[in-house]
């Protein structure tokens, strides 16, 4: 100090060419089932790294920076 990827709930992971309330799985709370757990069922909270830009609308497109991983030197 250069090049490439990649950062989305507590965790894992989608989301195509920008367009509907940002969607599944465990997990977490509530409530039914149960003698009790568990199991199953219904409901429910939580989440796009940070700042700016383009747009009628941005998780997506630019741009800086901050992490992370991988390469060169």
């Nucleotide at each position: 100090u250069c090049c490439g990827g990649g950062g989305u709930g507590g965790u894992g992971u989608a989301c195509c060419u920008g367009g509907c309330u940002a969607g599944c799985a465990c997990g977490c709370g509530u409530g039914g089932u149960u003698u009790u757990g568990g199991u199953c069922c219904a409901c429910g909270a939580a989440g796009a790294g940070g700042g700016g830009g383009u747009u009628c609308g941005a998780a997506u497109c630019c741009u800086c920076c901050c992490c992370c991983c991988g390469g060169a030197g």

Record summary:
This is a predicted structure of a 73-nucleotide RNA (transfer RNA) from a Solirubrobacterales bacterium. The coordinates come from a structure-prediction model, not an experiment, and the mean pLDDT is 81. Its Rfam family is "tRNA". The source organism's lineage runs through Bacteria, Bacillati, Actinomycetota, Thermoleophilia and Solirubrobacterales.